[in-house]
Context: one part of a larger RNA
RNA sequence: AGACGGGGAGACGCACAAGCAGUGGAUUAUGUGGUUUAAUUCGACGGUAAACGAAGAACCUCACCAGGGUUUGAAACUAAGGAGCAAGGUCUAGAAAUAGAUCCCUCGCAAGACCCCUUAGCAGGUGAUGCAUGGCCGUCGUCAGUUCGUGGUUUGAGCUGUUCCCUUCAGUGGGGUAACGAACGCAACCCUCAUCGUAUGUUACAAGUGUCAUACGAGACUGCCCCUAACCGGGGGAGGAAGGCGAGGAUGACGCCAGGUCAGCAUGUCCCUUUGACAUCCUGGGCUACACACAUAAUACAAUCGCAACGACAGCGGGUCGCGACGGAGUAAUCCUGAGCCAAUCCUUAAACGUUGCGUCAGUUCAGAUUGAGGGCUGCAACUCGCCCUCAUGAAGUCGGAAUUGCUAGUAAUUGCGGGUCAGCCAUACCGCAGUGAAUACGUUCUCGUCUCUUGUACU
Numbered sequence: 001a002g003a004c005g006g007g008g009a010g011a012c013g014c015a016c017a018a019g020c021a022g023u024g025g026a027u028u029a030u031g032u033g034g035u036u037u038a039a040u041u042c043g044a045c046g047g048u049a050a051a052c053g054a055a056g057a058a059c060c061u062c063a064c065c066a067g068g069g070u071u072u073g074a075a076a077c078u079a080a081g082g083a084g085c086a087a088g089g090u091c092u093a094g095a096a097a098u099a100g101a102u103c104c105c106u107c108g109c110a111a112g113a114c115c116c117c118u119u120a121g122c123a124g125g126u127g128a129u130g131c132a133u134g135g136c137c138g139u140c141g142u143c144a145g146u147u148c149g150u151g152g153u154u155u156g157a158g159c160u161g162u163u164c165c166c167u168u169c170a171g172u173g174g175g176g177u178a179a180c181g182a183a184c185g186c187a188a189c190c191c192u193c194a195u196c197g198u199a200u201g202u203u204a205c206a207a208g209u210g211u212c213a214u215a216c217g218a219g220a221c222u223g224c225c226c227c228u229a230a231c232c233g234g235g236g237g238a239g240g241a242a243g244g245c246g247a248g249g250a251u252g253a254c255g256c257c258a259g260g261u262c263a264g265c266a267u268g269u270c271c272c273u274u275u276g277a278c279a280u281c282c283u284g285g286g287c288u289a290c291a292c293a294c295a296u297a298a299u300a301c302a303a304u305c306g307c308a309a310c311g312a313c314a315g316c317g318g319g320u321c322g323c324g325a326c327g328g329a330g331u332a333a334u335c336c337u338g339a340g341c342c343a344a345u346c347c348u349u350a351a352a353c354g355u356u357g358c359g360u361c362a363g364u365u366c367a368g369a370u371u372g373a374g375g376g377c378u379g380c381a382a383c384u385c386g387c388c389c390u391c392a393u394g395a396a397g398u399c400g401g402a403a404u405u406g407c408u409a410g411u412a413a414u415u416g417c418g419g420g421u422c423a424g425c426c427a428u429a430c431c432g433c434a435g436u437g438a439a440u441a442c443g444u445u446c447u448c449g450u451c452u453c454u455u456g457u458a459c460u
Stems, first nucleotide, its partner, number of pairs: 001460002003457003007454007015444002019407005026299008034290002042053002064285007073122001077121006084114001088103006106113002124272002127270003133266002135261003138257001140255001145184006151160003164175003190249004195218007205208001221243001224237005301400001305359007317348003322341002327336003366397001371392007413436007
């Protein structure tokens, strides 16, 4: 100087408290461990692994396993030589890769191009090492800290500045001060939303307006008033769409964990590879197994509810290998036809909610797992192993032990909608969007974490 303390003082945070809704019990989905397996590819393991890499495992993906093949190789470059017998179509064998037969016999005036074969260089590796690395990322933490120059001080490492008082979300600002200044952080500058104005006006709308859309600007600064205060500031009020950081996002200092990633990519070293590979092609299987344990979610256990009929009101978005209206068929999934739309033009049903009726407390008109049968769709192909519809079946579950999570306002809770990935989809996930819309905070004793000063130390 740090680190630590069941030392002290002070401060803060959904940290506790006050509340609301949950998790832990049930079923299902997904991930993980374990076990099993020919293989169940690999990585990630307290917080900071476990709906994580994976924004889509039937084949492919694919790295795993079994079997069948190839060895200058599936793809790339260079040089030399050779062929236009190549490529492509058809047939045969085969699970396919591939092998054999047959048809055909490249383009250009030329230089040459294209394609194939051979040879030589060489390729290739999701093989190892994240404790050799780059890059990127997580975490402390959007916490308020981390330093430097000159000066001062100390024998020295160092200290001072950065401590103290007040204040702030803030090392924010003010005062004081052997310090005076400065840098990286804080804040501001950027984006979105809330109000108004101006301009523009198609594809929006009521037809000439400005609901609306796009762009530019205005507006908020403790500016004004009162109290307090030495200043900074604090409390209250007016006006205002908005008030003291207006709300949200992006933005992550010096560093820490030899944190994570060699399987996104790049890359050092090591390893495999001239006849059988750790390369590569193909068929099939596996990653989807199942006594069990953990994690994250979805749906419920009902009457603040369920079912049926009727009636309303959004926003973000997406669409040409696409979205697909109207009409028709079907109980439906869906099919037929194909208007319009490369989009403010066309397509894309909101649900909770309201009204009426039934159910009246039960394993039920709750709940929907599981299973049987029949269909639909995508796709070479749904057996292992897809989704959807209809009929039937109708399991556990009556609010969950110890323990434990999230959230302070348009938030929690609840209700649907859209998108990416994508042929299809195991999405109940993820990323967004709007609708309805609460309760509570006395306070900082305690739990956890963080910061500042101080104190002790046999630790560094």
Molecule: small-subunit ribosomal RNA, 3' major domain
Organism: Patescibacteria group bacterium